[in-house]
Molecule: c-di-GMP-I riboswitch aptamer
RNA sequence: ACCCGAGAAAGGCACACCCGAAGUAAUUCGGGGUCGCAAAGCCACGGGUCCUGUGAAGCAGGAUUGCCAGGUUGCCGAA
Numbered sequence: 001a002c003c004c005g006a007g008a009a010a011g012g013c014a015c016a017c018c019c020g021a022a023g024u025a026a027u028u029c030g031g032g033g034u035c036g037c038a039a040a041g042c043c044a045c046g047g048g049u050c051c052u053g054u055g056a057a058g059c060a061g062g063a064u065u066g067c068c069a070g071g072u073u074g075c076c077g078a079a
Stems, first nucleotide, its partner, number of pairs: 004077002012037002017032006035066001041072003046068002048064007
C1' cells in the first nucleotide's frame, strides 16, 4: 500500500411510520423517527424496476444509486 471487515472505538447516514411543502404521478425536500448500512458518499453512463403521454407495440420525457453492475473519492482497524 492492496485485499479484507471485529458482537472494536470515534464520527457518519437514515427504512417503515408521523407532520409540513413541491409534483398529474413515480418520487423528492424539510422536521421528527431509527429498520438497517463500510461507501446507505458522489455520478442516471449499462441493466432492472416504477411513473406520465399514446389504443397497443414502439417511442419520448421523467423517477430511483437504500435494486444490481461499473466509474470515482473517502473514515477507522483486529484477524